A computed fold for a 349-nucleotide part of an RNA from an uncultured prokaryote, annotated as small-subunit ribosomal RNA, central domain.
It matches the Rfam family "Bacterial small subunit ribosomal RNA". Rfam links the family to the GO terms structural constituent of ribosome and ribosome.
Model confidence (mean pLDDT): 89 of 100.
[in-house]
Context: one part of a larger RNA
RNA sequence: CUGGGCGUAAAGCGCGCGUAGGCGGAUGUAUAAGUCAGAUGUGAAAUCCCUGGGCUCAACCUAGGAACUGCAUUUGAAACUGUAUGUCUAGAGUAUGGUAGAGGUGAGUGGAAUUUCAGGUGUAGCGGUGAAAUGCGUAGAGAUCUGAAGGAACAUCAGUGGCGAAGGCGACUUCGUGGCCAAAAACUGACGCUGAGGUGCGAAAGCGUGGGUAGCAAACGGGAUUAGAUACCCCGGUAGUCCACGCCGUAAACGAUGUCAACUAGUCGUUGGACCCCUUGAGGGUUUAGUGACGCAGCUAACGCAUUAAGUUGACCGCCUGGGGAGUACGGUCGCAAGACUAAAACUC
Numbered sequence: 001c002u003g004g005g006c007g008u009a010a011a012g013c014g015c016g017c018g019u020a021g022g023c024g025g026a027u028g029u030a031u032a033a034g035u036c037a038g039a040u041g042u043g044a045a046a047u048c049c050c051u052g053g054g055c056u057c058a059a060c061c062u063a064g065g066a067a068c069u070g071c072a073u074u075u076g077a078a079a080c081u082g083u084a085u086g087u088c089u090a091g092a093g094u095a096u097g098g099u100a101g102a103g104g105u106g107a108g109u110g111g112a113a114u115u116u117c118a119g120g121u122g123u124a125g126c127g128g129u130g131a132a133a134u135g136c137g138u139a140g141a142g143a144u145c146u147g148a149a150g151g152a153a154c155a156u157c158a159g160u161g162g163c164g165a166a167g168g169c170g171a172c173u174u175c176g177u178g179g180c181c182a183a184a185a186a187c188u189g190a191c192g193c194u195g196a197g198g199u200g201c202g203a204a205a206g207c208g209u210g211g212g213u214a215g216c217a218a219a220c221g222g223g224a225u226u227a228g229a230u231a232c233c234c235c236g237g238u239a240g241u242c243c244a245c246g247c248c249g250u251a252a253a254c255g256a257u258g259u260c261a262a263c264u265a266g267u268c269g270u271u272g273g274a275c276c277c278c279u280u281g282a283g284g285g286u287u288u289a290g291u292g293a294c295g296c297a298g299c300u301a302a303c304g305c306a307u308u309a310a311g312u313u314g315a316c317c318g319c320c321u322g323g324g325g326a327g328u329a330c331g332g333u334c335g336c337a338a339g340a341c342u343a344a345a346a347c348u349c
Base pairs, nucleotide, nucleotide: 004320005319006318007303008302012317014201015200016199017198021194022193023192025088026087027086028085029084030083031082033081034080035077036076037075038074039073040072041071042070049065050064051063052062053061054060091191092188093187094186096183098181103177106174107173108172109171110154115149116148117147118146119145120144121143125136126135162169163168206247207246208245209244210243211242215241216240220236221235222234223233258316259315260314261313262312263311266294267293268292269291270290271289272288273287274286275285276284277283278281298305299304322349323348324347331342332341333340334339
């Protein structure tokens, strides 16, 4: 090395794009690198194996043979792989006319609510809790009406509904913009799949600079509770939450399930298309791309999965190899920092 695995036992990178590499549709011709066959040379001797011989036997010694699975040269074969060159359209893509959508960015607009401020009415409480108190209020609160300001989030619609690679995306209008899907079948003609490195995106929290700050709210202050209460409950309240630009690069980043392709019973919903049928309806059927519930074969330690596979196979990548020590130390790279990534050992059970 040859192994077994990765939904929950250790193990799928958070997700894309993509370099090298690996792998790659149908068919014709050529070639002969891989591949296969023959021949020649070589593959020291000893050893190993086989058949004999010699020590009384054996170990041991010895003769012959075989073997030395290899290498080189050469002659052939041409199915498969490779290479070269044609052809093709089933993979992939382009064009055409269409559908749906919280897909992303920028700009503008709207209403409800909370809060604050100003004014009117009005008077003794309000608020809060298990019960209270801190707190607010006769300098007129709370309640109610009118007006104004400002910030943040968008009720209903709303749906195991939609879109996006993932993170994620939800008021309305609009400029420009990405992707999917179905139909028809015009064009290109394998242009493909995966992807070590690399590179981009990446919730929340956090960081830097400058704004903004209604509500909420780490820290903090106070009131309670309690043996104590650095908490749970209450009254306040600053960072932060919001915006712009720049960093960080992590999450139970989860379907705890890598991507792509093919094949393998069905039933019932739902979303977006296309087609057909009639009895024209809240209809029926076919098909296609999603998204759910169940279920056969099969798989699984079981739970369960089951055409959206964890079934049957192939291609490529990543990862695991007893628990703790430890995702730590050291070193390196990155970062303003926080820290991230990479990643041991002693020792111990």